[in-house]
Molecule: Glycine riboswitch aptamer
Organism: soil metagenome
RNA sequence: CCAUGCGGGAGAGUCUGAUGCGGGUUCGUCCUGCUUCAGCGCCGACGGAGCAACCUCCCCGGAAACUCUCAGGCACCAGGACUGCUUGG
Numbered sequence: 001c002c003a004u005g006c007g008g009g010a011g012a013g014u015c016u017g018a019u020g021c022g023g024g025u026u027c028g029u030c031c032u033g034c035u036u037c038a039g040c041g042c043c044g045a046c047g048g049a050g051c052a053a054c055c056u057c058c059c060c061g062g063a064a065a066c067u068c069u070c071a072g073g074c075a076c077c078a079g080g081a082c083u084g085c086u087u088g089g
Base pairs, nucleotide, nucleotide: 001089002088003087005085006084007083008082013040015039016038017037018036020034021033022032023031024030041074042073043072047070048068049067050066054062055061
């Protein structure tokens, strides 16, 4: 320095509407849960892209936790930069 295993690990709507499938029901254009789609709002710590201190006197090149949100994400789950320990190279 790299990899494996076990942990810690943030942010932002379990928003609104529609369809489908259940449950409840006072049987109603009602209540509620889940999936998919659409809309608006939002997040940045996977990925991607951009600028830049700097490396370095110049060119080329590299370069962030900064910036942008294409992708991704916004209850739980999952993911997750970074990090602790173990084992191996």